[in-house]
Molecule: transfer RNA
Organism: Solarion arienae
RNA sequence: GGGGGCGUAAUUUAAAUAGGUAAAAUGUACGUUUUGCACACGUAAGAGUGUUGGUUCAAGUCCAACCGUCUCCA
Numbered sequence: 001g002g003g004g005g006c007g008u009a010a011u012u013u014a015a016a017u018a019g020g021u022a023a024a025a026u027g028u029a030c031g032u033u034u035u036g037c038a039c040a041c042g043u044a045a046g047a048g049u050g051u052u053g054g055u056u057c058a059a060g061u062c063c064a065a066c067c068g069u070c071u072c073c074a
Base pairs, nucleotide, nucleotide: 001073002072003071004070005069006068007067010026011025012024013023020057028044029043030042031041032040050066051065052064053063054062
């Protein structure tokens, strides 16, 4: 320098090949339970999806350019 893959809660992953309004587990906080902690159970908070544009009634999903990261070739 060129090709390809991947960026979604704090973390790991869903969300059909097919656009329809983002979910689960772990973790965190509180409560119940316990002498207390843990476990268990319940409740709650937490991301509009790497950034900016485009297409569309509607975009995590399609398109483009950037940014980051991994990988292959040279």